[in-house]
């Protein structure tokens, strides 16, 4: 250095829900809690998904259709980077 995650050990992360708080939502913090996770570490770079405040549109005009990511999700898949431990 490459392969690889069967058995272990160290460590690590932490779903639903609960609560507090932040945002128009989506969703996010921080506590608690473990469903999982060998990349569930990092970067939205690529498709995808979620919202749709503000913007435009249009009505029966002050209220409501409808389009919009510039918002958000790496615990949806991929890419590029980087890393414990074991076997080989």
């Nucleotide at each position: 250095a490459g392969u690889u995650g069967a058995g272990a050990a160290a460590g690590g992360u932490a779903a639903a829900c609960u609560a507090u708080c932040c945002g128009a939502a989506a969703g996010g913090a921080u506590a608690g809690g473990a469903c999982g996770c060998a990349a569930a570490g990092u970067u939205u770079u690529g498709g995808g998904u979620c919202u749709a405040a503000a913007u435009c549109u249009c009505u029966u005009u002050u209220a409501g259709u409808g389009a919009c990511a510039u918002g958000a999700c790496c615990g949806c898949c991929a890419a590029a980077c980087u890393g414990c431990c074991g076997a080989u």

A computed fold for an 88-nucleotide RNA from an Atribacterota bacterium, annotated as c-di-GMP-I riboswitch aptamer. It matches the Rfam family "c-di-GMP-I riboswitch aptamer". Rfam's curators write: GEMM was predicted in a large-scale screen for bacterial structured RNA regulatory elements. Taxonomically the source falls in Atribacterota (Bacteria, Pseudomonadati).